[in-house]
Molecule: transfer RNA
Organism: bacterium
RNA sequence: UCCUCGGUAGCUCAACGGCAGAGCAGGAUCCUGUUAAGAUCAAGGUUGCACGUUCGAAUCGUGCCCGAGGAG
Numbered sequence: 001u002c003c004u005c006g007g008u009a010g011c012u013c014a015a016c017g018g019c020a021g022a023g024c025a026g027g028a029u030c031c032u033g034u035u036a037a038g039a040u041c042a043a044g045g046u047u048g049c050a051c052g053u054u055c056g057a058a059u060c061g062u063g064c065c066c067g068a069g070g071a072g
Stems, first nucleotide, its partner, number of pairs: 001071007010024004018055001027041004048064005
């Protein structure tokens, strides 16, 4: 320098153009003599950044940044 894959909640990951979700962690309540386990509820997001395409973009296109792997 080039190629491939990835970047989404605190963490691990879904969502292949039409309301951004789950599990875990953390919080509140219930349960229990207490803790753990369990149950219920709520919160938590500029989808890495910018621009473009589109009625509509996490999703498609271009450039850039970061990470992993490969080629030279």